Model confidence (mean pLDDT): 85 of 100. A computed fold for a 104-nucleotide RNA from a pig gut metagenome, annotated as FMN riboswitch aptamer (RFN element). Its Rfam family is "FMN riboswitch aptamer (RFN element)". About the family: The RFN element is a highly conserved domain that is found frequently in the 5'-untranslated regions of prokaryotic mRNAs that encode for flavin mononucleotide (FMN) biosynthesis and transport proteins.
[in-house]
RNA sequence: CUUCAGGGCAAGGUGAAAUUCCUGACCGGCGGUAAACCCCGCGAGCCAGCAAUGGCAGAACCUGUGUAAUUCAGGUGGCGACAGUAAAGUCUGGAUGGAAGAUG
Numbered sequence: 001c002u003u004c005a006g007g008g009c010a011a012g013g014u015g016a017a018a019u020u021c022c023u024g025a026c027c028g029g030c031g032g033u034a035a036a037c038c039c040c041g042c043g044a045g046c047c048a049g050c051a052a053u054g055g056c057a058g059a060a061c062c063u064g065u066g067u068a069a070u071u072c073a074g075g076u077g078g079c080g081a082c083a084g085u086a087a088a089g090u091c092u093g094g095a096u097g098g099a100a101g102a103u104g
Stems, first nucleotide, its partner, number of pairs: 001104001003102002011023003025090002027080002029042004037078002045056004060076005082093003
């Protein structure tokens, strides 16, 4: 330098109005390590600053197998930026953007 690089509210309830509330459903970026949304680290995002840069940054246990697993199997549970809007992990928007990183 090239190319690539994010998924998801079915069905129903209340209401004038909600994919935002309630029941319930569904989803899980990148690297490391026994294969990881919740172990370690990174990215995106948010805040302050003219900038350099600084700060913030989610959540797990039990049992079993095994040389080795908070990563597998079984069980039960939890979490998810900002702006808009009937209060949003899932809609719309910044974004035809940026990027951890992968690739030839």